[in-house]
RNA sequence: AAGAAUAUUUGGCAAACCCGAUGAAAAUCGGCGGCGCAAAGCUAAAGGGGCUAAAUUGUAAGAAUAUGCCAGCCAGCUGCACUU
Numbered sequence: 001a002a003g004a005a006u007a008u009u010u011g012g013c014a015a016a017c018c019c020g021a022u023g024a025a026a027a028u029c030g031g032c033g034g035c036g037c038a039a040a041g042c043u044a045a046a047g048g049g050g051c052u053a054a055a056u057u058g059u060a061a062g063a064a065u066a067u068g069c070c071a072g073c074c075a076g077c078u079g080c081a082c083u084u
Stems, first nucleotide, its partner, number of pairs: 001084003012037002018031005035072001041077003047074002049070003055065003
């Protein structure tokens, strides 16, 4: 400097399910668990995309909207071990 094809070791992260807490929900946090991950580390007001709709607007009803979320969707930034 480059790489994630294969295998091992050491360590790291931790999906779903279930339990508890918070929340209107999406979801988050803790426990359990281990589907997977070589960035599953960080960034959500200043890239795209997705989820939810308390509240607001509006309707006969259906709806619309983020100020709430998702980084384990892409993207951006940084980077250990390993291999070359």
Predicted 3D model of an 84-nucleotide RNA (c-di-GMP-I riboswitch aptamer). Its Rfam family is "c-di-GMP-I riboswitch aptamer". About the family: GEMM was predicted in a large-scale screen for bacterial structured RNA regulatory elements. Of the family's consensus pairs, 94% are formed in the model.